[in-house]
Notes:
Predicted 3D model of a 500-nucleotide part of an RNA (small-subunit ribosomal RNA, 3' major domain) from an uncultured bacterium.

Context: one part of a larger RNA
RNA sequence: UGACGGGGUCCCACACAAGCGGUGGAGCAUGUGGUUUAAUUCGAUGCUAAACGAAGAACCUUACCCGGGCUUGACAUGCAGGUGGUACCGCCCCGAAAGGGAAGGGACCCCGGGCCGAAAGGCGCCGGGGAGCCUGCACAGGUGCUGCAUGGCUGUCGUCAGCUCGUGCCGUGGGGUGUUAGGUUAAGUCCCGGAACGAGCGCAACCCUUGCCACCAGUUGCCAGCGGGCCCUGCGGGGCGCCGGGGACUCUGGUGGGACUGCCGGGGAAUACCCGGAGGAAGGAGGGGAUGACGUCAAGUCCUCAUGGCCCUUAUGCCCGGGGCGACACACAUGCUACAGUGCCCGGUACAAUGGGACGCCAAGGGGCAACCCGGAGCCAAUCCCACCAAAGCCGGGCAUGGUUCGGAUUGCAGGCUGCAACCCGCCUGCAUGAAGAGGGAAUCGCUAGUAAUCGCGGGUCAGCCAUACCGCGGUGAAUACGUACUUGGGGCUUGUACA
Numbered sequence: 001u002g003a004c005g006g007g008g009u010c011c012c013a014c015a016c017a018a019g020c021g022g023u024g025g026a027g028c029a030u031g032u033g034g035u036u037u038a039a040u041u042c043g044a045u046g047c048u049a050a051a052c053g054a055a056g057a058a059c060c061u062u063a064c065c066c067g068g069g070c071u072u073g074a075c076a077u078g079c080a081g082g083u084g085g086u087a088c089c090g091c092c093c094c095g096a097a098a099g100g101g102a103a104g105g106g107a108c109c110c111c112g113g114g115c116c117g118a119a120a121g122g123c124g125c126c127g128g129g130g131a132g133c134c135u136g137c138a139c140a141g142g143u144g145c146u147g148c149a150u151g152g153c154u155g156u157c158g159u160c161a162g163c164u165c166g167u168g169c170c171g172u173g174g175g176g177u178g179u180u181a182g183g184u185u186a187a188g189u190c191c192c193g194g195a196a197c198g199a200g201c202g203c204a205a206c207c208c209u210u211g212c213c214a215c216c217a218g219u220u221g222c223c224a225g226c227g228g229g230c231c232c233u234g235c236g237g238g239g240c241g242c243c244g245g246g247g248a249c250u251c252u253g254g255u256g257g258g259a260c261u262g263c264c265g266g267g268g269a270a271u272a273c274c275c276g277g278a279g280g281a282a283g284g285a286g287g288g289g290a291u292g293a294c295g296u297c298a299a300g301u302c303c304u305c306a307u308g309g310c311c312c313u314u315a316u317g318c319c320c321g322g323g324g325c326g327a328c329a330c331a332c333a334u335g336c337u338a339c340a341g342u343g344c345c346c347g348g349u350a351c352a353a354u355g356g357g358a359c360g361c362c363a364a365g366g367g368g369c370a371a372c373c374c375g376g377a378g379c380c381a382a383u384c385c386c387a388c389c390a391a392a393g394c395c396g397g398g399c400a401u402g403g404u405u406c407g408g409a410u411u412g413c414a415g416g417c418u419g420c421a422a423c424c425c426g427c428c429u430g431c432a433u434g435a436a437g438a439g440g441g442a443a444u445c446g447c448u449a450g451u452a453a454u455c456g457c458g459g460g461u462c463a464g465c466c467a468u469a470c471c472g473c474g475g476u477g478a479a480u481a482c483g484u485a486c487u488u489g490g491g492g493c494u495u496g497u498a499c500a
Base pairs, nucleotide, nucleotide: 001500002499003497004496005495007494008493009492010491011490012489013488015484016483019447020446021445022444023443026337027336028335029334030333031332032331033330034328035327042053043052064323065322066321067320068319069318070317073139077138078137079136080135081134082133083132088105089104092101093100094099108130109129110128111127112126113125114123115122116121141312142311144310145309146308150306151305152301153300154299155297157295162201163200164199165198166197167196168177169176170175182191183190207289208288209287210286212257213256214255215254216253217252218251222246223245226244227243228242229240230239231238232237260283263277264276265275266274267273326466339440343399344398345397346396347395348394349393355386356385357384360379361378365374366373367372406437411432412431413430414429415428416427417426453476454475455474456473457472458471459470
C1' cells in the first nucleotide's frame, strides 16, 4: 500500500422488513447430471452452467456410431507431361445410395495453312496453341488437441461511483497529498474548507422512444359541416366514406416549442441543496432505452471467425445409406397445465396494439362435426389478406361441493396436413378412454406502478414441427414500504493483523 476481520462508524440496493404472486408436492414439456448404448457428437458447471450455444435434430442439419465407397480429393493457387473423338451429355449394367463401368452422341476460343465461293461468308481438310479433362508434383482438407500460447467477442462485480495523471508539496524509501474533513446528491453531483493547483477515463448531458402543444403535409388514412347515391323505417328518423368534395377532427411523419428549482414561502451557512406551494400535459433526472471507467475471476469461447504450436494425410480428410443426438431405475434446473364456484360449460355481444405477406398472405362462395379440402377475387400492400382478428370483460342460461359438467395425463380407433420419406421420431382433428392432483416439508424466487398479477395477439427461425421457449405488442389492473437492528451484495472513512 492492499487484502481480510463473527472490529468501529456513515451510506446505498426488492438486500431485509411490509405486501402480492410463485417454485419446492402432481401430470406433462424442455435442459442437465447419472446410467445405458455400436453411438446416445461437442461445449457451458455456485452466484456468472442447466427452454444456455440450438431464432426449429425425421433425411439434410451432424460434428457421433455401423456399413458401402473416393483419393490432387467437395474447394483454392501454381508447375510439368499427356489429350479431338477431348470437354460435355449419357441408353444400359452392378449398387441401398455414393460410387464403379459403359454403347452411343458430341462441342468452344486463338494463330497459320488448305478447300468451296465473285464477295460476304462457309467447311471435324491439315498443323500449332488455349480452356476443359487426365496423370504426376507442390499442396488442399481436418467441428483433430491446447481458451494455461493468442486476437476478437462475451459474462460477472456493476449503471456500482469509482480509477488515474501532470506539476507542486511531504516522506530515506515503498508511497502519501490532491481523492481526506463539514454539508449535499442518483453520482468523485455540487458547495465549502484545506499544500495543493489543474487535467484525463468514468457520472451527467448530447442520441432513440414515450407523455402535451403548435406549424407543415393530406393518400391508400380521416369524415364535422355541404351535395349525391344505396340500405332500413314504426315516416320522427337511422345506417353505409360508396361518389362529389372537405383538411375541421383522428391518424401518419417531418420541423419546432415546452421543464430551467425559472416563480413564491420555509429550512440551511451569505452556498450547494432540501421541504412545501402556484402555474402546467408533465416537474425537481417526467417514464423507458441505448450507453458499462481502471480493473477482477489464467472466468467463457481454438465448434462463429481469425491465429502460434502440436497432431492426421488412401485418413483424424471427402461422399453416401441406415442408425444415433429422442435411450431410462433415478437426481437436479427452468417452465406449462391444474387441483376448481372471484370457477367451469353453452349461447349472445363489445373494445386493441405490435407485426407479417409473391417459392407468399389468402377474401367471397361451396363441401366436411372438425383438422382440412375445393375454389379462385384482391394484394409487391396506411389500399388486399392473415384478421367482421382478439381474450379476459359484459348479458342470459346451466352446474352446487361430488375426484365432480374440476383436471386433463395415458391409451385405442378413425381421419387431415407438410414432406422423396412421419417405424425408430412430426403436428393437427374427431370419437372413446379418462390417470395423478384436494394449495404442496425443509427450503427458496420475482416484483415498488401502468409495476406485480392476469388475458389474449404478433413475429423470427421454419417444408412441417415436438414453442408450454424466445423476442415483441396491447387489454384489465392491485397491495405494501413503519423502518435499516438483522440476512445478502456494494461504496466511503477509520482500526487490528504473525497474510501478500